[in-house]
Molecule: transfer RNA
Organism: Treponema sp.
RNA sequence: GAAUCUGUAGCAAAGCUGGUUAAUGGAACGGUCUGAAAAACCGUGACAGUGGGUUCUAAUCCCAUCAGAUUCG
Numbered sequence: 001g002a003a004u005c006u007g008u009a010g011c012a013a014a015g016c017u018g019g020u021u022a023a024u025g026g027a028a029c030g031g032u033c034u035g036a037a038a039a040a041c042c043g044u045g046a047c048a049g050u051g052g053g054u055u056c057u058a059a060u061c062c063c064a065u066c067a068g069a070u071u072c073g
Stems, first nucleotide, its partner, number of pairs: 001072007011025002019056001028044005049065005
């Protein structure tokens, strides 16, 4: 220098043939329960790495860019 892949809550992670509420796990916080605690149960949080574009509608498609990983030179 080139190619491919990844980037989604503080963490992990699904969804990517464009559509109605962005699942799930665990953590945190609040509540119920208890004499108190643990366990259990209920509830709370993200417009998606960043910036644009297409579209009635974009996490999903397109462009640029940033970070990381792998391969080639």